Context: one part of a larger RNA
RNA sequence: GGACGAACGCUGGCGGCGUGCUUAAUACAUGCAAGUCGAGCGGACUUCACCUUGGUGGCAACACCCUGGUGUAGUUAGCGGCGAACGGGUGAGUAACACGUGAGAAACCUGCCCCAGACUUCGGGAUAACUCGGGGAAACUCGUGCUAAUACCGAAUAUCUUCUCCAUAUCGCAUGGUGCGGAGAAGAAAGAUUUAUCGGUUUGGGAGGGUCUCGCGGCCUAUCAGCUUGUUGGUGGGGUAACGGCCUACCAAGGCAGCGACGGGUAGCUGGUCUGAGAGGACGAUCAGCCACACUGGGACUGAGACACGGCCCAGACUCCUACGGGAGGCAGCAGUAGGGAAUUUUGCGCAAUGGGCGAAAGCCUGACGCAGCAACGCCGCGUGCGGGAGGAAGGCCCUCGGGUCGUAAACCGCUUUCAGCAGGAACGAUAAUGACGGUACCUGCAGAAGAAGCCCCGGCCAACUACGUGCCAGCAGCCGCGGUGAUACGUAGGGGGCGAGCGUUGUCC
Numbered sequence: 001g002g003a004c005g006a007a008c009g010c011u012g013g014c015g016g017c018g019u020g021c022u023u024a025a026u027a028c029a030u031g032c033a034a035g036u037c038g039a040g041c042g043g044a045c046u047u048c049a050c051c052u053u054g055g056u057g058g059c060a061a062c063a064c065c066c067u068g069g070u071g072u073a074g075u076u077a078g079c080g081g082c083g084a085a086c087g088g089g090u091g092a093g094u095a096a097c098a099c100g101u102g103a104g105a106a107a108c109c110u111g112c113c114c115c116a117g118a119c120u121u122c123g124g125g126a127u128a129a130c131u132c133g134g135g136g137a138a139a140c141u142c143g144u145g146c147u148a149a150u151a152c153c154g155a156a157u158a159u160c161u162u163c164u165c166c167a168u169a170u171c172g173c174a175u176g177g178u179g180c181g182g183a184g185a186a187g188a189a190a191g192a193u194u195u196a197u198c199g200g201u202u203u204g205g206g207a208g209g210g211u212c213u214c215g216c217g218g219c220c221u222a223u224c225a226g227c228u229u230g231u232u233g234g235u236g237g238g239g240u241a242a243c244g245g246c247c248u249a250c251c252a253a254g255g256c257a258g259c260g261a262c263g264g265g266u267a268g269c270u271g272g273u274c275u276g277a278g279a280g281g282a283c284g285a286u287c288a289g290c291c292a293c294a295c296u297g298g299g300a301c302u303g304a305g306a307c308a309c310g311g312c313c314c315a316g317a318c319u320c321c322u323a324c325g326g327g328a329g330g331c332a333g334c335a336g337u338a339g340g341g342a343a344u345u346u347u348g349c350g351c352a353a354u355g356g357g358c359g360a361a362a363g364c365c366u367g368a369c370g371c372a373g374c375a376a377c378g379c380c381g382c383g384u385g386c387g388g389g390a391g392g393a394a395g396g397c398c399c400u401c402g403g404g405u406c407g408u409a410a411a412c413c414g415c416u417u418u419c420a421g422c423a424g425g426a427a428c429g430a431u432a433a434u435g436a437c438g439g440u441a442c443c444u445g446c447a448g449a450a451g452a453a454g455c456c457c458c459g460g461c462c463a464a465c466u467a468c469g470u471g472c473c474a475g476c477a478g479c480c481g482c483g484g485u486g487a488u489a490c491g492u493a494g495g496g497g498g499c500g501a502g503c504g505u506u507g508u509c510c
């Protein structure tokens, strides 16, 4: 000198764009943050229309009430499907194939989506809802009876797929891969509807996603020198989507290490950011990619995908409810609270846009997101006026008392109106409808210099000097050093210098 997610002191007009718990991965009141589909299913309820059993009133037409049925329009607790594994948060752990980069999988998986082929046949038994009954303070739960499905199960069929055996061609870096033929065994399905579609099963391919393996790369410490028994390898078996001590039984005795094993400390990694001429050094907020975690520890279930932040089970700590028998909870989602701290925001608006889930669609949901609010926290831009005006007013300060200086500065005269203010109009974002932002940006008009300047410094380094006060006191200070009666170094004033809605100080990095 530059930089900052900064803080502190003094000061503070406006706008745009960003950024905002770096500390306690501390504890959390309250609300919201993941639902959706009635075009999968049986019910229940509501509206209207028609028919109907019975009743009341009426001479009648008819009106009202009640029972049941059909149709219509709608709502939805339950069963079922898809989603909930995305999106959002945090950085605790992790020195590791976690990350980056480059290869490999002839050892692998893949819901939704796209392309192509084939099929979509015949049956069955339940169960929730509901009814009835019971237990419990509650959370909830037990039994009986009834019922449906794109829920569940059986059978058939097999272009096809898988497995076993036989024969054969071809290819490869090894295990081996691929193709064709034959025999045998096993394996599917679901319907809905507004009749135009949406689905279902199976197979091959694709896209995108994931899993595994390896080379290389990136912290400190030797005041850590030896470490290791599933350890290193083999065989059989198990397990997995898949290779593998991944697991297990047996066998062998190996494996790693001064090119730093093992131990200890620290740490999420990267694209990048800051600095620097570069080489390098330091860092890893925001944004983007990957990883890990979700009160702490462990475990599996479901599923295409989880060992699952707003799922389940167990144990633990903590908090809450309780009728003491037993239950409930997890903000490192968005706001917000307490605490810690030098320190970090609103319990806001909207799904209008972009994106996501579900749905045939209308649409519903979406604290993702889009916006607004707060904060000079940062960067950038703008303003606080412009021109004239000397007898150089008054006043302050200094003075050799002549004067000098603040100083064209002010007053005064003329002009302008950015920004802010008031009034009128008014978008793009949305090519039909739909705008939270927002009567916002922007445009036009009006009034008036009007509402808008501070902070630090002035001994040298370092740009800017005098007076008074103080008297090694009070104080200053980054270093050298100032102050003990003539202090340009302390305090105040006048003057001056620097930067300017900021200016200084502190901390940290280069």
Stems, first nucleotide, its partner, number of pairs: 001510004006506005013382006019375002021340001026338003030335003035082003040079002043076004048071004054065004089293003099217007108210003113206008121155004130145001132143004160187007168179004191198002219265003226256003231253008268290004272283004295316005318329004346372001348371003354368001355366004385415004395406004419451001421446005429437001454499005459480003465494005475482002
Predicted 3D model of a 510-nucleotide part of an RNA (small-subunit ribosomal RNA, 5' domain) from a metagenome. Its Rfam family is "Bacterial small subunit ribosomal RNA". Gene Ontology terms of the family: ribosome and structural constituent of ribosome.